Notes:
Large-subunit ribosomal RNA, domain IV from Globobulimina sp., 328 nucleotides, folded computationally. The RNAcentral record of the full RNA draws on SILVA.
Context: one part of a larger RNA
RNA sequence: GGCUUGUUAAGGAACUCGGCAAAUUAGACCCGUAACUUCGGGAGAAGGGUCGCCCACCGCAAGGUGGGCCGCAGUGAAACGCGUACGGCGACUGUUUAACAAAAACACAGGUCUCUGCAAAGUCUAAAACGACGUAUAGGGGCUGACGCCUGCCCGGUGCCGGAAGGUUAAAGGGAGAGGUUAGCCGCAAGGCGAAGCUUUGAACUGAAGCCCCGGUGAACGGCGGCCGUAACAAUAACGGUCCUAAGGUAGCGAAAUUCCUUGUCGGGUAAGUUCCGACCUGCACGAAUGGCGUAACGAUCUGACGACUGUCGGCGCGCUCCGCCCG
Repeated sequence: GGCUUGUUAAGGAACUCGGCAAAUUAGACCCGUAACUUCGGGAGAAGGGUCGCCCACCGCAAGGUGGGCCGCAGUGAAACGCGUACGGCGACUGUUUAACAAAAACACAGGUCUCUGCAAAGUCUAAAACGACGUAUAGGGGCUGACGCCUGCCCGGUGCCGGAAGGUUAAAGGGAGAGGUUAGCCGCAAGGCGAAGCUUUGAACUGAAGCCCCGGUGAACGGCGGCCGUAACAAUAACGGUCCUAAGGUAGCGAAAUUCCUUGUCGGGUAAGUUCCGACCUGCACGAAUGGCGUAACGAUCUGACGACUGUCGGCGCGCUCCGCCCG
């Protein structure tokens, strides 16, 4: 000097990114217990009191009542909850990155859409098998994620579903026509013409689904405007005009896990607050099952605050075991 660990007057978070770590609390019985609430909870809320030993009485006992005794201290050691009020997220118990992440991520019950009539859909290279010895109150897939109140507008694009008149369209059918070959014919020759057959092609026409087309469909993929003017101060604009669009964001929420400007502005808390809580709305760039807004209970969750408590600190001091170091 260090590891593990103990203690420290008065102060008590001044430490620090942050009370990290440590300390406090702790058992049993009695009293007492708020907001809120899904009436179950919240709750061991919070906050108080008692506890040893001896004697007497009551009691079957556990124990209770009264009287007395001792200590600084009676759950006398050890085991053995710190608490409160407010927010964000996720309803909850669960699950997860074996060995840097346990969470707000995943799952979840519930909701909804869709497919599937059974040799089901689906999984699967084939078969077998599973689905299921099940049968739509069943099974598969997608999204959402308890519960409460709700879930607006757009079908132009993409997807899906339905439609079948018209356009387009494959193989196939079809075979107009064209080419090659050559018996033969013509020609002095070069060469030309050229039937049948064989052969190479081949137009019209017929021809399904699909696509085009016509409809529907958003808890399908998705999308949900701009400019100008206007009220008897000013400001603002219920109102008007105009352009564009498939339609121009409804309810609710909002500087938010989303706000750039921004430490927005106001209020609260502090002596002092870029964080926090409550408001405002100018939403750079919230918004309704890629769910919106609330919500009791729950959480080794995240943010900020308070009490209690403390060597976290001002600021260190003193110790135990061990290591380092020295002597032998």
The organism belongs to Globobulimina, within Eukaryota. Model confidence (mean pLDDT): 87 of 100.